Context: one part of a larger RNA
RNA sequence: CUGGGCGUAAAGGGUGUGUAGGUGGGCAGGCAAGUCAGACGUGAAAAUCCAAGGCUUAACCUUGGACUGGCGUUUGAAACUACCUGUCUUGAGUACGGGAGAGGAAAGUGGAAUUUCAGGUGUAGCGGUGAAAUGCGUAGAUAUCUGAAAGAACACCGGUGGCGAAGGCGGCUUUCUGGCCCGAUACUGACGCUGAGACACGAAGGCUAGGGGAGCAAACAGGAUUAGAUACCCUGGUAGUCCUAGCGGUAAACGUUGGGCACUAGGUGUUGGAGGAAUCGACCCCUUCAGUGCCGAAGUUAACACAUUAAGUGCCCCGCCUGGGGAGUACGGCCGCAAGGUUGAAACUC
Numbered sequence: 001c002u003g004g005g006c007g008u009a010a011a012g013g014g015u016g017u018g019u020a021g022g023u024g025g026g027c028a029g030g031c032a033a034g035u036c037a038g039a040c041g042u043g044a045a046a047a048u049c050c051a052a053g054g055c056u057u058a059a060c061c062u063u064g065g066a067c068u069g070g071c072g073u074u075u076g077a078a079a080c081u082a083c084c085u086g087u088c089u090u091g092a093g094u095a096c097g098g099g100a101g102a103g104g105a106a107a108g109u110g111g112a113a114u115u116u117c118a119g120g121u122g123u124a125g126c127g128g129u130g131a132a133a134u135g136c137g138u139a140g141a142u143a144u145c146u147g148a149a150a151g152a153a154c155a156c157c158g159g160u161g162g163c164g165a166a167g168g169c170g171g172c173u174u175u176c177u178g179g180c181c182c183g184a185u186a187c188u189g190a191c192g193c194u195g196a197g198a199c200a201c202g203a204a205g206g207c208u209a210g211g212g213g214a215g216c217a218a219a220c221a222g223g224a225u226u227a228g229a230u231a232c233c234c235u236g237g238u239a240g241u242c243c244u245a246g247c248g249g250u251a252a253a254c255g256u257u258g259g260g261c262a263c264u265a266g267g268u269g270u271u272g273g274a275g276g277a278a279u280c281g282a283c284c285c286c287u288u289c290a291g292u293g294c295c296g297a298a299g300u301u302a303a304c305a306c307a308u309u310a311a312g313u314g315c316c317c318c319g320c321c322u323g324g325g326g327a328g329u330a331c332g333g334c335c336g337c338a339a340g341g342u343u344g345a346a347a348c349u350c
Stems, first nucleotide, its partner, number of pairs: 003322004007304002012318001014201004021194003025088006033081002035077008048066007091191001092188004096183004103177007110154001114150008125136002162169002206247006215241002220236004258317006266295011299306002323350003332343004
C1' cells in the first nucleotide's frame, strides 16, 4: 500500500462556518471526452509458455504459434458518467401566520443566607472531633435583637423538563440579538451534501494589566492521628475563585458512538405545535409533525448490548487505527509572555 476496522479490544477530529476537492434530484434534446464494439498500425530481438524438429539424451540450439493486460489512427454505438441547451418541483431556500425556550450580549434591580462593623440585652463559656487539641472568649465571646456595609451565589418552582454547534446556560425586569418548531399558501428552481487547508468558538486550571475580595480555598502554619503522616480529621490561611481588557487552546471536551440522505415491527411516557371526534368548556380519546426517555421484533454484535434518536440495511464525504513498552518522549518546525500546546520519530527491549 492493500485488506480489515474505529460504543467497551488500537482507532471519531472538542465544536462549528466554510475554500479547494470529492460527490449529487426528475424529464427532453444535443455532443461524443470517459465508456463499449470493429478494423488497421505498433508493441525490437532474446527470455517465458505451447507444438514440432536438431545434437546418442539432457542442458543447449532451430522453426512456428501464443503472450506482450499497452499505445496510436480510424469507423461506429449512445445506456451510464462528464459537458452544453431547455424545462420541472419532490431536495434546498425565501416570504406569510402562529409557538416554546436557563440560547447570546448589555444595563438595571430583589430577597434569603454568610461575614464584618456599630449599638442594646446578657454571662462563662463557645467552637470543633471518633475522642481531643490548636483557635475564639471576662479588653465581655457564643446566643439574641436593631442598624449599617460588602462580595458572591440564586432555595422552593426544578422535571431521564427546556435551549444551544460544542464548551455550556437557572432570581426578576428592560433593550439589542442568533437559532429552532408547527401550519397553509405563494415564490426561486438543484441554488444540495461533505469538507484537506483556513477562520471562529472553546469547561476548569494557568498567565499579563487594572479593579474587587463576603464565603470557600491549592501553597503555607499550627493542632491531632500515626511506627512515621510532607496525608485523610480539626483551627487558621495566601494565590485563586468574581469584574474589565487580552493571552492561552487543553479535558473521562463522553453518548468514550463524525456529518448528511433514504429504507426497515411494535408498545409506553414526556416536551412544543397542528388537526379530528365529542363536549357548555376543560380533562379524557384519535391522527400527525418536531424533539427527548424507557421497553422490545427482525437484523447486527466476540459478548455486553444496540435496536426509526441503530451499534440494522445502503449510498456520499471527512477524520483516525495497524502488537506492548520506549513515548505523546527526543530532535526539528510552527504557536505562546511563560507554563506549555501542536506536529511527532528512532535506537533498544518483550

Predicted 3D model of a 350-nucleotide part of an RNA (small-subunit ribosomal RNA, central domain) from uncultured Caldithrix sp. Its mean pLDDT, the model's own confidence on a scale to 100, is 88.